The RNA shown here (small-subunit ribosomal RNA) has 1405 nucleotides and comes from an uncultured bacterium. The RNAcentral record of the sequence draws on ENA and SILVA.
[in-house]
RNA sequence: AGAGUUUGAUCCUGGCUCAGGAUGAACUUUGGCGGCGUGCUUAACACAUGCAAGUCGAACGAAGCGCCUGACUAUGAGACUUCGGUUGAAUAGGAGGGAUGACUUAGUGGCGGACGGGUGAGUAACGCGUGGGUAACCUGCCUCAUGCAGGGGGACAACAGUUGGAAACGACUGCUAAUACCGCAUAUGACCACAGCAUCGCAUGAUGCAGCGGUGAAAGAUUUAUCGGCAUGAGAUGGACCCGCGUCUGAUUAACUGGUUGGUGAGGUAACGGCCCACCAAGGUUGCGAUCAGUAGCCGACCUGAGAGGGUGAUCGGCCACAUUGGGACUGAGACACGGCCCAAACUCCUACGGGAGGCAGCAGUGAGGAAUAUUGGUCAAUGGACGGAAGUCUGAACCAGCCAUGCCGCGUGGAGGAGGACGGCCCUAUGGGUUGUAAACUCCUUUUGCCGGAGAGUAAUAAGGGUCCUGCGGGGCCUGAUGAGAGUAUCUGGCGAAUAAGCAUCGGCUAACUCCGUGCCAGCAGCCGCGGUAAUACGGAGGAUGCAAGCGUUAUCCGGAUUUAUUGGGUUUAAAGGGUGCGUAGGCGGACGCGUAAGUCAGCGGUGAAAUAUCCCGGCCCAACCGGGAGGCUGCCGUUGAUACUGCGCGACUGGAGUCCAAACGGCGCCGGCGGAAUAUGCAAUGUAGCGGUGAAAUGCUUAGAUAUUGCAUAGAACACCGAUCGCGAAGGCAGCUGGCGAGGAUGGCACUGACGCUGAGGCACGAAGGCGUGGGGAUCAAACAGGAUUAGAUACCCUGGUAGUCCACGCAGUAAACGAUGACAACUUGUUGUCGGUGAUAGACAGUCGGUGACAAAGCGAAAGCGAUAAGUAAUCCACCUGGGGAGUACGGCCGCAAGGUUGAAACUCAAAGGAAUUGACGGGGGCCCGCACAAGCAGUGGAGUAUGUGGUUUAAUUCGAAGCAACGCGAAGAACCUUACCAGGUCUUGACAUCGGAUGCAUAUCUAAGAGAUUAGAGAAGUUCCUUCGGGGACAUCCAGACAGGUGGUGCAUGGUUGUCGUCAGCUCGUGUCGUGAGAUGUUGGGUUAAGUCCCGCAACGAGCGCAACCCUUACUAUUAGUUGCUACGCAAGAGCACUCUAAUAGGACUGCCGUUGACAAAACGGAGGAAGGUGGGGAUGACGUCAAAUCAUCAUGCCCCUUAUGACCUGGGCUACACACGUACUACAAUGGCAAUUAACAAAGAGAAGCAAGACAGUGAUGUGGAGCGAAUCUCAAAAAAUUGUCCCAGUUCAGAUUGCAGGCUGCAACUCGCCUGCAUGAAGUCGGAAUUGCUAGUAAUCGUAGAUCAGCAUGCUACGGUGAAUACGUUCCCGGGCCUUGUACACACCGCCCGUCAAG
Repeated sequence: AGAGUUUGAUCCUGGCUCAGGAUGAACUUUGGCGGCGUGCUUAACACAUGCAAGUCGAACGAAGCGCCUGACUAUGAGACUUCGGUUGAAUAGGAGGGAUGACUUAGUGGCGGACGGGUGAGUAACGCGUGGGUAACCUGCCUCAUGCAGGGGGACAACAGUUGGAAACGACUGCUAAUACCGCAUAUGACCACAGCAUCGCAUGAUGCAGCGGUGAAAGAUUUAUCGGCAUGAGAUGGACCCGCGUCUGAUUAACUGGUUGGUGAGGUAACGGCCCACCAAGGUUGCGAUCAGUAGCCGACCUGAGAGGGUGAUCGGCCACAUUGGGACUGAGACACGGCCCAAACUCCUACGGGAGGCAGCAGUGAGGAAUAUUGGUCAAUGGACGGAAGUCUGAACCAGCCAUGCCGCGUGGAGGAGGACGGCCCUAUGGGUUGUAAACUCCUUUUGCCGGAGAGUAAUAAGGGUCCUGCGGGGCCUGAUGAGAGUAUCUGGCGAAUAAGCAUCGGCUAACUCCGUGCCAGCAGCCGCGGUAAUACGGAGGAUGCAAGCGUUAUCCGGAUUUAUUGGGUUUAAAGGGUGCGUAGGCGGACGCGUAAGUCAGCGGUGAAAUAUCCCGGCCCAACCGGGAGGCUGCCGUUGAUACUGCGCGACUGGAGUCCAAACGGCGCCGGCGGAAUAUGCAAUGUAGCGGUGAAAUGCUUAGAUAUUGCAUAGAACACCGAUCGCGAAGGCAGCUGGCGAGGAUGGCACUGACGCUGAGGCACGAAGGCGUGGGGAUCAAACAGGAUUAGAUACCCUGGUAGUCCACGCAGUAAACGAUGACAACUUGUUGUCGGUGAUAGACAGUCGGUGACAAAGCGAAAGCGAUAAGUAAUCCACCUGGGGAGUACGGCCGCAAGGUUGAAACUCAAAGGAAUUGACGGGGGCCCGCACAAGCAGUGGAGUAUGUGGUUUAAUUCGAAGCAACGCGAAGAACCUUACCAGGUCUUGACAUCGGAUGCAUAUCUAAGAGAUUAGAGAAGUUCCUUCGGGGACAUCCAGACAGGUGGUGCAUGGUUGUCGUCAGCUCGUGUCGUGAGAUGUUGGGUUAAGUCCCGCAACGAGCGCAACCCUUACUAUUAGUUGCUACGCAAGAGCACUCUAAUAGGACUGCCGUUGACAAAACGGAGGAAGGUGGGGAUGACGUCAAAUCAUCAUGCCCCUUAUGACCUGGGCUACACACGUACUACAAUGGCAAUUAACAAAGAGAAGCAAGACAGUGAUGUGGAGCGAAUCUCAAAAAAUUGUCCCAGUUCAGAUUGCAGGCUGCAACUCGCCUGCAUGAAGUCGGAAUUGCUAGUAAUCGUAGAUCAGCAUGCUACGGUGAAUACGUUCCCGGGCCUUGUACACACCGCCCGUCAAG
């Protein structure tokens, strides 16, 4: 940074799509480790259970426990003893007492539960952001300063007793303490009232000083170190309120508002305020978007982007709001309070039915919802918070751990060597090999990770206490001194062993990466274009490759690419897009000069722009992610000081923009009235008679009741010929006979006046063709609707005859058009030529005159091009309108307007990958021009009707083998199917094969004979007995047997192919190089003027040349000459002989070139006429077929890729079939007769061919086909071979003396064989047919027509084919039409190219 996609190709417009980055993600699949982050986006849905806010006994009474003391009671060792007892350690209990405990705590009391934590429902707002203000405010704990604490009083809990209730929770009586509560005293300008001075402020007012009166305090505790209490002031912190600016979408939401806006007074608040209330006034907001509706927490930031922007608002941080829903206040420094209270509501739970309890949007966790989001974990060790003097207690804040590849970052899955380039690949292959691939094996090495052991952190700083030093005595410094959840974790280290670790997507283009197999528009793929119908790099699999990698793909969303909403940075003639036109409001913009100001603008300085993030630098974890430090930045806002060019504002002055005035002209400008003639229709009258009218042709219609036509008169309505134009006027729509009136206008000239008064113009107002609507007139013509007649398959049309609304007028409505120059208005600038209209200068005229309008053609420039080009679509401005893919759709809904018709404003769902503009090359046109052809016309003969032959279709069949299909298949492949051919069918057989090559063995096989069989074949016998070369070793050929490689296929695909062929078409075309033009596809050349059979030639020309075609060169034919003559020929009566003049044969030459003359033409090419000549304008005929078209024909001539068959789709044999037969078509033959049939006479004249497994003469036999026989001839010698039509006679127009089909009998020939299924002969039989409907074919001269002859194929078989000669016409005015073709031009929405494209209806899905 771009790419794909509209076309046959091109340029443009324009949409769609892709490559990039990102995410709180989800899903598929796979999964080794660690670090650092993140983790209910959905139901602000409901919640079991546990925990999340307590603390202080150094405020208080009391209770309990412990300790001390302990009257007393009980037991009672021991000692003494009078034995009665006495004393009595010790043990147990224990009244009472304790100034006994850093003990515990229900209650009173204090502080804290307003922080921390969660969520984003609401909120479009001073909620948030940013910057200001408060002279209109509050602030517990904390810090500092000044001062104070005197003396009293009465209660209530706890507790005790009684008592209610299921419970929650109370009730009553009595006792009691306080740092709880309440008076009194004291009082600093703390507060209030009155009132003064000074200073200051934008204002209300503030500050300082001083006067008088009034009001308001306190609490103690203790270990005596301290900690508290009260008043006032200041600070800090935190809050409250106000203001400027900014903050989503919709106008299919345009008006909203009653405490509403303001005032006065009172109340309320910490404080200002309609915050609340009473009264008064009638205001306030809004097109710079009010109100309403929808959506949404806002920001720092995050993602993307070159930036400007666009999107987002998770985690972290700031602010706000909320705590089941709604409302309310209390307490307090602070709440209208998440784990407080009251009320209402819904829901859940308990209940003894009377009543009660609850609120996870705290941390875990559950259910539900969902594509989807974690543990009912540990610890207060650290950081932070509450309480406390402190120890400490509490803390789901926090710090950690657990789960999840959810993200970012890092590491690993080994490294080095190693070629027999191994094996294996359901990998490929040309079978040689290639690839996988140094990959593996193998050798050496390493051990991150892993497993088993060992050692083992930092995080901790200090508290209390102790010691020591300093001190203003409050305290402080230093040393010492407990405490670790995470964790035996990180880390270090020993051992083991390559050991424990790779997937996912893609591979047609975009886009890196290719082959095979399978499938066969099926299955499927696909982001776009698109792929798949038998050779798929696009489907599925495999091998290989590419990309990324513990991930990879898909989906969703956002930005980018997209300059595709364009501020940067787009457009509007034809692609989407200029309003139908004007006037004009708001708004935007605005000529030249001076002065002032300093709002915009520019500059300096200051404040702020939190931290984190981002950028740069440095540093800490091995690196990185991550974290720390510093710098700059945060493009903004505010303040202040300056500058004054430009813009704004104020003042003054100017005339160029604009306007006014005067003059003479101009116009189909508007409105109202009057007048005119032509035409038309109708009416009346007259003349006059049979039609008129209308059309492509007709008919409907009118007309003997007198039409049409002609004449005269009358009436009516509408429109104004000629002039008339590229003309004029008007804002547009539009305006046309003549004339009067009223009104408006621009241009020109004068240059007198005003002095920027201007331009544009959202809304608004007005005008606005035709058609339409309303009311009332009018109604001649024309004419929707309608009727009839035609046309047509139909004809609700085009054509004709009629005809109503309407067309006309007046007054209203309507408000649209291809309302177009498809081009908004205004002003400036920019190279020329040529018309025309209105003024004007100069006038005798010319004019580089001049101003304004209206046209044409060019320049620069612009434009995608076409084109525009001073009347811009050029250049540079101002303002308005409009556009953003096609369809749906200018449709629906809503609003507004309208009597209605409808107009205006104006979507979405859904659907497509295009739709479109301009130009190019073709093709096409029932477009145009020019030209040609047996194309038509003019002629001749036919086909189509009959019979037969032959081919095809169809049908039939075991098979009727296959192919050919408009021209360009159909007497075609087939120049010849009885067997063979033969590919088809039935049956019988063979399996290395009927045919080829290779290996081994053998040297035979075979001829011939016999038997079986339909035959192929099978069984047996079996003579002669191999051949060539040789260095004598052997080799080759041939034959048989064996084994496998292989043979074989007329099986498929002519749409996989080669080759060959048809056709357009023997039409005159088809191209290239260089140059030039065009952005390009392309054009030019090749077009134009002539000419030709011809792109043949000439001339001209931005073209100049060239190639393939045309023509010529080749063959044949027509004339002559020369040469050469055997088998040819003969001037010899015949033969022989001779000869080569002639005929002929076959070789070489000549000849024809528009060469000559004349006319025409452009001094050309050429055309026409003529001469000469055998032949005259390419002399006749042939061969020769450009680039290409038809996926034309052929896989069955041949060759060949791929697929298919392999005891058969191959091979052999017998028989059958290709010859069938209700029918249809093509091509031929024979006829229908007298230009003929038949018979006879025989008389004459050809050309070109063929001949040895052949042609066969003469002769003989037969009616004949033919047979017997065999002279001659491998042929200018012999043979086929007779040419035929001709001539004479007869027939006399008929189904015949025409025609010959069909059939019977008898024969002949070929052949192994003639039944299916050959040809010929004789006799007999004697069908249809009397010239052919619609339609259609060939032919322009030795041609058509007609007559025979020969050949190929071939044993035999031709009405076919090919060739040959004989006789031998008619007609062509001409190019209007049909068909085909060529060139130029034009239109096109066609390009598979008119057999195209495409619209509507109906039906089915």